[in-house]
RNA sequence: CACUCAUCCAGAGGGGCAGAGGGACACGGCCCGACGAAGCCCCGGCAACCGCCGACUGCGCUCGCGCAGCGGGAGGUGCCAAUUCCGUCCUGCGCGGCUCGACGGCCCGACGCGGGGAAGAUGAGGA
Numbered sequence: 001c002a003c004u005c006a007u008c009c010a011g012a013g014g015g016g017c018a019g020a021g022g023g024a025c026a027c028g029g030c031c032c033g034a035c036g037a038a039g040c041c042c043c044g045g046c047a048a049c050c051g052c053c054g055a056c057u058g059c060g061c062u063c064g065c066g067c068a069g070c071g072g073g074a075g076g077u078g079c080c081a082a083u084u085c086c087g088u089c090c091u092g093c094g095c096g097g098c099u100c101g102a103c104g105g106c107c108c109g110a111c112g113c114g115g116g117g118a119a120g121a122u123g124a125g126g127a
Stems, first nucleotide, its partner, number of pairs: 001126001003125006013043005021032003026088004044080003049076002052072003056069006084119001089116006095109002097106003
């Protein structure tokens, strides 16, 4: 870092330095911030992707190993306001609007709920 796969509605904050921004980018919204933002450091915590351990379960075989599950633990990462803070593109339903005698139609809504996508983040692969 092109690419691939998995996950992203759960969880977990104090101190020191610093000094005005921050919530990835753009726009809109909504928040956080001098009761101290970003950043750096220390300590603490959350979680369990990878690695590690198992005398448990299943399967396989070349018969002591492999794979999967389950459990343990916390070594490598990661994370510790708000769903990845929300929307943006497509779509289902509802509601409102317009239209119609009605059925229905339209696609108007920076309305609501849901699904998908895009983008991003993290991990594990990978050149």
This is a predicted structure of a 127-nucleotide RNA (SAM riboswitch aptamer (S box leader)) from Blastococcus sp. TF02A-35. Rfam family: SAM riboswitch aptamer (S box leader). From the family's description: The SAM riboswitch is found upstream of a number of genes which code for proteins involved in methionine or cysteine biosynthesis in Gram-positive bacteria.